This is a predicted structure of an 82-nucleotide RNA (c-di-GMP-I riboswitch aptamer) from a Gammaproteobacteria bacterium. The prediction has a mean pLDDT of 82.
């Protein structure tokens, strides 16, 4: 230094739920709160799921949006027992 691995230490993030604000909605942001997370940092490129809109329709579905804590992919990155 690299791969595997996950001991220790110091730190990090924050599900559900509650309050406030925003949004038609999915949901987002702030505060409280911790179920979990080694990329639960970042990016909607691929698949999935959800919402809006069309439609008589639970079929189909141009388009727009949400989710990175659904999976894949890309990219950056802390510690280091063995």
């Nucleotide at each position: 230094u690299g791969a595997c691995u996950u001991a220790a230490a110091g730190g990090g993030c924050a599900a559900a739920c509650c309050c406030g604000u925003c949004g038609c909605a999915a949901g987002a942001c702030g505060g409280g709160g911790a179920c979990g997370c080694a990329a639960a940092g970042c990016c909607a490129c691929c698949g999935g799921u959800c919402c809006c809109g069309g439609g008589a329709a639970c079929a189909c579905g141009a388009g727009g949006g949400a989710u990175a804590g659904c999976g894949g992919g890309g990219u950056u990155g802390c510690c280091a027992c063995g």